[in-house]
This is a predicted structure of an 88-nucleotide RNA (c-di-GMP-I riboswitch aptamer) from an Actinomycetota bacterium. The model forms 100% of the base pairs in the Rfam consensus. Its mean pLDDT, the model's own confidence on a scale to 100, is 80. The sequence was found by an Rfam model in a public genome assembly.

Formats: sequence, structure tokens, C1' cells
RNA sequence: UCCGACAAAGUGCAAACCGCCGGGGACGGCGGGACGCAAAGCCACGGGCCCAAUCGUCGACGACGACGAGGGUAGCCGAGCCGCCGAA
Repeated sequence: UCCGACAAAGUGCAAACCGCCGGGGACGGCGGGACGCAAAGCCACGGGCCCAAUCGUCGACGACGACGAGGGUAGCCGAGCCGCCGAA
């Protein structure tokens, strides 16, 4: 240095819920809190799921509804990028 990566220890993140703030909403930020996580680090490229105020199209033509643009989710999965410890 490589293989081994299921040992051990260190270290890290933080679901639900609560408070404050932002948003039309999905949801996000901060603080508390831990269900879990060895990539629960980064990234919306592909699929999924969620929102749909506004805009577009269609149907209604009164409220509204459907689809799409658009938005959210990386703690739904995959691709990509990067990475801590490391025994026998």
C1' cells in the first nucleotide's frame, strides 16, 4: 500500500410531535425532541409520490373540475459526485 469491511471505539445526522418564522400549498428554516440512519452527505437527471396560488389548454360558463407548465420530496427508488473509522 492492497484485500478483507459482519469486530470495536470515536464521530455525525435527526422522524413523529411542540414553539417561532416563511410559503397559496406540498414543504422549508431555526430551537427543542429522538423514530430511525454507515452516506439520513451533495445533486431533482430517470421513475414514483405530493402541491397546484399563478399561467396555459380543455370541460363547465356561477362556484368549480381535469390535464400541463411550474413547485416540493435526496428520510421512496435508481443514476451521477464526494466521503469518516477500520480489528481478526